[in-house]
The RNA shown here (Glycine riboswitch aptamer) has 92 nucleotides and comes from an uncultured Rhodospirillales bacterium.

RNA sequence: CUAUCCCAGGCGGGAGAGUGUGGCGGAUCGCCACCACCGAAGGCGCAACCGGCCCCCGGAAACGCUCAGGUACAAAGGACCGCCAGGGGAGC
Numbered sequence: 001c002u003a004u005c006c007c008a009g010g011c012g013g014g015a016g017a018g019u020g021u022g023g024c025g026g027a028u029c030g031c032c033a034c035c036a037c038c039g040a041a042g043g044c045g046c047a048a049c050c051g052g053c054c055c056c057c058g059g060a061a062a063c064g065c066u067c068a069g070g071u072a073c074a075a076a077g078g079a080c081c082g083c084c085a086g087g088g089g090a091g092c
Stems, first nucleotide, its partner, number of pairs: 001091002005088003009084005018035001020034006036071003042067001043065003049059004
């Protein structure tokens, strides 16, 4: 100098599904239980796909499961995308 990889940060965008029923309380709210539902924190998988010393092993998704989390508005969270700047590595 490049902006190829990893890590976390700031800003912006960011979906889905119940104003459910009952109970308790200090009662616009919170908690507990039950039923129904969602998938885009995280987690898990018998999993598409990829790789290898290949009938075994490893990695693994926005797929699947819903443990966790979430389901009026608001707030918070939110994979992923864009921009900014930083640390580490890589190349010149």
Overview:
Its Rfam family is "Glycine riboswitch aptamer". Its family is annotated with glycine biosynthetic process in the Gene Ontology. Its mean pLDDT, the model's own confidence on a scale to 100, is 81.